[in-house]
RNA sequence: AGGCAAACCUUCUGAAAGGAUGGGACGCAAAGUUACCGGUCUAAGUUCUGCAGUGCGGAAUAAGAUAGCGGAAUUGCAAA
Repeated sequence: AGGCAAACCUUCUGAAAGGAUGGGACGCAAAGUUACCGGUCUAAGUUCUGCAGUGCGGAAUAAGAUAGCGGAAUUGCAAA
């Protein structure tokens, strides 16, 4: 010199959590990549279950998500 972009807002997407686009900067020296380990979020589907039962609830569950929760693996810019 340059890079990324939290909250929040627009539009799109998804059952949700969340993701994408544009704006926006709280921060980041791997805030690059990979769900391998632990954590966390969600629960469409599935299983179980209650009732006044083609319905309406409750519980459990990741095959969903999070790499800007920690660890690990891997590649690597600037500066020095």
Molecule: c-di-GMP-I riboswitch aptamer
Organism: marine sediment metagenome